Transfer RNA from a Candidatus Yanofskyibacteriota bacterium, 76 nucleotides, folded computationally. Taxonomically the source falls in Candidatus Yanofskyibacteriota (Bacteria, Bacteria candidate phyla). The sequence is in RNAcentral, with records from ENA. The same sequence occurs in records of 8 taxa. The coordinates come from a structure-prediction model, not an experiment, and the mean pLDDT is 82.
RNA sequence: GUCGGCGUAGCUCAGGGGUUAGAGCGAGCGUUUCAUAAGCGCUAGGUCGCUGGUUCGAUUCCAGCCGCCGACACAA
Numbered sequence: 001g002u003c004g005g006c007g008u009a010g011c012u013c014a015g016g017g018g019u020u021a022g023a024g025c026g027a028g029c030g031u032u033u034c035a036u037a038a039g040c041g042c043u044a045g046g047u048c049g050c051u052g053g054u055u056c057g058a059u060u061c062c063a064g065c066c067g068c069c070g071a072c073a074c075a076a
Stems, first nucleotide, its partner, number of pairs: 001072007010025004018056001027043005049065005
């Protein structure tokens, strides 16, 4: 450089145009216990990487950019 994949909660990920964005783990609170852990219940936590486009409507589709990963090529 070319091609491909990925970017969503603190972490691992789901969701692939529609009316409120989710799960597990983690955190906080409550319950239980002599106490801790486990269990159960509740709560908080998100500019869905950025910018633009398409659309009545975009986390979802398209383009560019940024970051990470991989394959291939070239040079040294």